Context: one part of a larger RNA
């Protein structure tokens, strides 16, 4: 100098930030992801009989984003550069072509049945942009023939064969569906280089290293498998152990460097512990599924339910870290043609001097130098223009009135908020402490104490005159703070 700080004493206001660093310990309660009736059938309510509304179900899109945390990870995890002739990509944009004709079901619903519940079984009815055939094939895929080109596992052109798609709705404006090419943004994979400690860890390795065939994936690859070979790594530190999310950056420093990685931003990893796949353009999926385990809860004992490292909040731990708040007004996200709905993302408000910054606690005058306190050589000195007192001002505060920008977009729409801000009125009124005074180091006397009680960062003070302990007066420093402790430079 710095701090995500804490502790002690003290504490007026505002702005902007910031706030579980410890038990990735356990969690009551509420909320945090829905939406579409312009995909579909049935139902209910209302009806001016035109229609309108509602929620369950089928179906679509979204739930892979956004939000949290740092456990694990020393690794191509991250940073940087680069490769992909080894790849994928919903929605969006551009371009080309198509959108013909059929079928069988099923939830909802109704009946019956089982169960304490969670739920489930069975029979019957029904729709679709749900599901399944058929047609067509611009194209694309596979097989194959020929040609061109290249930086040679690629790309392009022409031909033959095989097999391959769709869905409708409408308020008539549109909104969609299918195939293919290109783009954009996103993602996967590979590689060079870079960034911790320990040698009191010296050898490590069997899918191990390579090859061939096969499998698998969007995709190269021991990624997996069968067989074959015997390799691969290591003092330029393998292996093992410890520690740790990485970075932009932050702090310090003249710099070089050192330390750190809160808030904000990028990437990664994780979601009660462990494992697994399903769906999907995308997950091995925080508020999805299945299994094992620990724990908690319900139970009619047969069986079930749950996962705050989302926002608040509770318990515990701890020196220590907040409200079970408001609004979707703005920004952004999901769905929807839209109206709109949802959004603890976000924007705000609340609490904490936790930090930074700003402001105030008054200004001018006022001596015979009041009183009181303290010291004294008893003359006096000092507190001290300090107070009183006079005049003035009104930041802040209180009252009254007015009152935004933030709204894009003609109108409408503001949580914050009657906030900020403005005007007038009132009254010095509502507002100062903390540490230190032996040297380092700025600031000295008195009394008490008597190696006691105590102080202390280092040197050291205290055993009868202590500027070093305690109190007082005085003084110094900083000031809504001041000290102490921890940590880094």
């Nucleotide at each position: 100098g710095a701090u995500a700080a804490a502790c002690g004493c003290u504490g007026g206001c505002g702005g902007c930030g910031u706030g579980c660093c410890u038990u990735a310990c356990g969690c009551a309660u509420g909320c945090a992801a829905g939406u579409c009736g312009a995909a579909c059938g049935a139902g209910c309510a209302c009806u001016u009989c035109g229609g309108u509304g509602c929620g369950a179900g089928u179906g679509g899109c979204g739930g892979a984003c956004g939000g949290g945390u740092g456990a694990g990870u020393a690794a191509c995890a991250c940073g940087u550069a680069u490769g992909u002739g080894a790849u994928c990509u919903g929605u969006c944009c551009c371009g080309a072509a198509c959108u013909g004709g059929g079928g069988g079901a099923u939830a909802a619903c109704c009946g019956c049945c089982c169960g304490a519940a969670a739920g489930g079984g069975u029979g019957g009815c029904u729709a679709a942009u749900a599901c399944c055939g058929c047609a067509u094939g611009u194209g694309g895929u596979c097989u194959u023939u020929g040609g061109g080109u290249u930086g040679c596992g690629g790309c392009c052109c022409a031909g033959a064969g095989a097999g391959u798609a769709a869905a409708g709705c409408u308020c008539c404006g549109g909104c969609g569906g299918u195939u293919c090419g290109g783009g954009g943004g996103g993602a996967g994979c590979g590689u060079g280089c870079g960034g911790c400690c320990g040698a009191u860890u010296a050898g490590c390795u069997a899918g191990u290293u390579g090859g061939u065939g096969g499998g698998g994936u969007a995709a190269a690859g021991g990624c997996c498998u069968a067989c074959c070979a015997a390799g691969g790594c290591g003092a330029c530190g393998a292996u093992c152990g410890g520690u740790a999310g990485c970075u932009g950056g932050u702090c310090u420093g003249a710099g070089a460097g050192g330390a750190c990685g809160a808030u904000c931003a990028g990437c990664c990893a994780c979601a009660c512990g462990g494992g697994g796949a399903c769906u999907g353009a995308g997950a091995c999926a925080c508020g999805g599924c299945c299994c094992c385990g620990a724990c908690u809860c319900c139970u009619a004992c047969g069986g079930g339910a749950g996962g705050c490292a989302g926002c608040a909040g509770c318990g515990a731990g701890g020196a220590a870290u907040c409200u079970u708040g408001g609004u979707c007004a703005a920004u952004g996200g999901g769905c929807g043609c839209a109206a709109g709905c949802c959004u603890g993302a976000a924007c705000c408000a609340g609490c904490g001097a936790c930090g930074c910054c700003g402001c105030g606690u008054g200004g001018a005058g006022g001596a015979u130098g009041a009183a009181g306190g303290c010291c004294c050589u008893c003359g006096g000195g000092u507190u001290g223009u300090a107070a009183a007192c006079u005049c003035c001002u009104u930041u802040u505060g209180g009252g009254u009135g007015g009152g935004a920008a933030g709204a894009a977009g003609c109108u409408c729409u503001g949580a914050c908020g009657g906030u900020a801000c403005c005007a007038c009125c009132c009254g010095a009124a509502u507002a100062a402490g903390c540490c230190c005074c032996g040297g380092c180091u700025a600031a000295c006397u008195a009394c008490g104490u008597g190696c006691c009680a105590g102080c202390a960062g280092c040197c050291g003070c205290g055993g009868u005159a202590a500027u070093a302990c305690g109190u007082a007066g005085g003084g110094g420093g900083c000031g809504a703070g001041c000290g102490u402790u921890g940590u880094c430079c």